About this RNA: Small-subunit ribosomal RNA, 3' major domain from an uncultured bacterium, 469 nucleotides, folded computationally. Its mean pLDDT, the model's own confidence on a scale to 100, is 82. Its Rfam family is "Bacterial small subunit ribosomal RNA".
[in-house]
Context: one part of a larger RNA
C1' cells in the first nucleotide's frame, strides 16, 4: 500500500419499497445433468455454463458407431522418369466409394520443346489428436462504475506519500473554492448514428390543391412543384433570458418564449486492470503425439435414446372470454434456380393456367380493433397433448427423424409451495409483421419492424452490487 469487518460518515443503482405482468404447479418446444448406448462427437458449469457456440444435425454438415475401401493419398506442391491431348458414351462386379474393361478422341510450335491429364520413384503432405496452466487474435464480466496513473517539485531512513484531500456542486476526478503543489495523460463529456421541429435545393417510380379529360370505381391520363413524402444541406438547445438562494460553480419556479429544457430520448463507443475467466473446435501459433494411421473416401447408423433432475421459453387453465359473419389502420425489410397480381380447380395444404418486377413502378401485406349474432360459467362451443385414418409439399430419399392440411379422438390444467425474475414511458403488458440461416425445416429460438397502451415511485431503515473519506 491495499483488502476485509453483523465499525463508523456520505452518495448512487429496477437494490429495497410502491405498483404491473412472470417464473416455480400442467401439457408442449428447446437446452443441460444423469443414465442407457456400438456410438449417443466435442466444448461451454455460481453471478458471468444450460432457445449457449449452432444465423438451419433426414444423406451432407459430422468431428462420433458399425462395416467396406485407399496407401504420397481426398486437396495442394518441388525434382526426376514413362506414357498420353483435354474430353465424351457405355458394358461387368458393388450397398456406395471404387475395383476393372471397351470406344471414339490427340493442344501450340518449322524444330528445340512448352502447356494440360495419368502413372512410378522421391521431397513436402495430412491430423476438429494433447496441452486455453506454453501463446496471438477475440470474448465474457466487476461497469458506462468514476476511476486509473505520469513528469517535475515537496515530505519520509525507506516502502511511500503528496498532487488525487477539505468544503460546495455534478450524472461524471463535472466543475467552484481552499491548498506544497503546479502541470499533464488514459477514462467521463463533447465531436459520430438515429428519431423529434423548420427552411432551401430536387420533383421519379413517391404526391395530387386548382384546371382539364376519362372511368362502376381509382393519380387513371394531361398537368402541376402548392401539401405529403423521399434525400442532400442548413437552422435550432446554450441554465442563453425573467425572478429567488449563493463569492462562485450550481441549484430553484406547474416562469417566459419555444417542436424540443437542464445529459431533449436511443445507439454506437467499454479508462487501468480482475476472475492463470472462455476459446489450441472459427483462424493463426510454439512444445508434445499419429503416419497401411489418431490421415482419407464411401454405405447405414448415431448426434433426436429415457425411470428421472434443472434451466429458457410456448400454449393454456377462460366471458375484459371462444366461436361465425362483414368492415378498417402499419412499419421495417425480402425478391430473378426468386416474389408472384389474376384466373380455374380442391374442404384444406396446394396445383394447373397466365401476368407484372433485377423493385419508391410488379410483389409478399398485418393481426390486436370496429359492428353484429352466439354461447350463459360447464373440464364447457375453455383447453388443444396424445393417437387413428386420408392426403399436400420440398428432395436422389422423410422407417429411425421433416414441416403442412383435412376428418375422427379430446389428456393434463379451475391461476400453480418454500422461493425467485423482469420493468420507471411510447418503457411494462398485450397484437400481428419482416429478416438472416434455409432444397425443406422440428423457430414456441435469435435479431429487427410497427399497432393498441398502463400502474407506482413515500422514501433510503433493511437485502444485493458499486464509489469516496
Nucleotide at each position: 500500500u491495499g483488502a476485509c469487518g453483523g465499525g463508523g460518515g456520505c452518495c448512487c443503482g429496477c437494490a429495497c419499497a410502491a405498483g404491473c405482468g412472470g417464473a416455480g404447479g400442467a401439457a408442449c418446444a428447446u437446452g443441460u445433468g444423469g443414465u442407457u448406448u456400438a456410438a449417443u462427437u466435442c466444448g461451454a458449469u455460481g453471478a458471468u455454463a444450460c432457445g449457449c457456440g449452432a444465423g438451419g444435425a433426414a444423406c451432407c454438415u459430422u468431428a462420433c458407431c458399425c462395416g467396406g475401401g485407399c496407401g504420397u493419398c481426398a486437396a495442394a506442391u518441388g525434382c526426376a522418369g514413362a506414357a498420353g491431348a483435354a474430353u465424351a458414351a457405355g458394358g461387368a462386379g458393388g450397398a456406395a466409394a471404387c475395383u476393372u474393361u471397351u470406344u471414339a478422341g490427340c493442344c501450340a510450335g518449322c524444330a528445340a520443346u512448352g502447356g494440360c491429364u495419368u502413372c512410378u520413384g522421391u521431397g513436402u503432405a495430412g491430423g476438429u489428436g494433447c496441452u486455453g496452466c506454453a501463446u496471438g487474435g477475440u470474448u465474457g464480466u466487476c461497469g458506462u462504475c468514476a476511476g486509473c496513473u505520469c513528469g517535475u517539485g515537496c515530505c519520509u531512513u525507506g516502502a511511500g506519500g503528496u498532487g488525487u484531500c477539505g468544503g460546495c456542486u455534478u450524472a461524471a476526478g463535472u466543475g467552484c473554492c481552499a491548498u506544497a503543489a503546479c502541470g499533464a495523460g488514459c477514462g467521463c463529456a463533447a465531436c459520430c448514428c438515429a428519431c423529434a421541429u423548420u427552411g432551401u435545393u430536387a420533383g421519379u417510380u413517391a404526391c395530387u390543391a386548382a384546371c382539364a379529360g376519362g372511368u362502376c370505381a381509382g393519380g387513371c391520363u394531361g398537368a402541376g412543384g402548392a401539401c405529403u413524402c423521399u434525400a442532400a444541406c442548413a437552422a435550432g438547445a446554450c441554465u442563453g433570458c425573467c425572478g429567488u438562494c449563493g463569492u462562485a460553480a450550481g441549484a430553484u419556479c406547474c416562469g417566459a418564449g419555444g417542436a424540443a429544457g437542464g445529459u431533449g430520448u436511443g445507439g454506437a463507443u467499454g479508462a487501468c486492470g480482475u476472475c492463470a475467466a472462455a476459446u489450441c473446435a472459427g483462424c493463426a501459433c510454439g512444445g508434445c503425439c499419429c503416419u497401411u494411421a489418431c490421415g482419407u473416401c464411401c454405405g447405414g447408423g448415431g448426434c433426436g435414446a429415457c425411470a428421472c433432475a434443472c434451466g429458457u421459453g410456448u400454449u393454456a387453465c377462460a366471458a375484459u372470454g371462444g366461436g361465425u359473419g362483414g368492415u378498417a389502420c402499419a412499419a421495417a425489410g425480402g425478391g430473378c434456380a426468386g416474389c408472384u397480381a389474376c384466373u380455374u380447380g380442391g374442404u384444406g395444404a396446394c396445383a394447373a393456367g397466365a401476368u407484372g418486377c433485377u423493385a419508391a413502378u410488379c410483389u409478399c401485406c398485418a393481426a390486436a380493433g370496429c359492428c353484429a349474432c352466439u354461447c350463459c360459467c360447464a373440464g364447457u362451443u375453455c383447453g388443444g397433448a396424445u393417437c387413428g385414418g386420408a392426403g399436400u409439399c420440398u428432395g436422389c430419399a422423410a422407417c429411425u427423424c421433416g414441416a403442412c392440411u383435412c376428418c375422427g379422438u379430446g389428456a393434463a390444467g379451475c391461476u400453480g409451495g418454500a422461493u425467485u425474475c423482469g420493468c420507471u414511458a411510447g418503457u411494462a403488458a398485450u397484437c400481428g409483421c419482416g429478416c438472416a440461416u434455409c432444397a425443406g425445416c422440428c423457430a414456441u429460438g435469435g435479431c429487427g419492424c410497427g399497432g393498441u397502451g398502463a400502474a407506482u415511485a413515500c422514501g433510503u431503515u433493511c437485502c444485493c452490487g458499486g464509489g469516496c473519506c